[in-house]
Formats: sequence, C1' cells, structure tokens
RNA sequence: CGGGGCAUAGCUCAGCCUGGUAGAGCGCCUGCCUUGGGCGCAGGAAGUCGUCGGUUCGAAUCCGGCUGCCCCGA
Repeated sequence: CGGGGCAUAGCUCAGCCUGGUAGAGCGCCUGCCUUGGGCGCAGGAAGUCGUCGGUUCGAAUCCGGCUGCCCCGA
C1' cells in the first nucleotide's frame, strides 16, 4: 500500500442477507423463600446499535467517508 472480517445492555452474542415495536444468556437491583447466605420463584432497571453523512414515509439493517481491533497478501 491492497483485500477481507468485526464494532448492538456491565460481559458473551443473536437480529443485518429480505428496512417496519431493539432482544437472549450471564451479571446487577427489588420482593418472596431462608436464622443468615446460596439455590429456587416473581418483578425490574440497563442501549443516542463505533462515528459522520446519504437514500427512504421509515435505517442496527442499504450506500459512502472516517476511527479502533483482527486476519491475508505485497
């Protein structure tokens, strides 16, 4: 320098191809249970979907630039 992959809740990841209410597990908080803790049960909080633009009635999803990490080639 060229090509490819990844970026979504505190963590690990779905969802993207085929645009239409942002999800799961673990963790966290509250209550029940327990002498207490754990387990179990019930409920809850937590996201400007890396960033800046574009397309669209509507973008995590499509298009372009940039940033970070990883892989391949030179």

Source information: Transfer RNA from an uncultured Pseudomonadota bacterium, 74 nucleotides, folded computationally. The coordinates come from a structure-prediction model, not an experiment, and the mean pLDDT is 84. Its Rfam family is "tRNA". Gene Ontology term of the family: triplet codon-amino acid adaptor activity.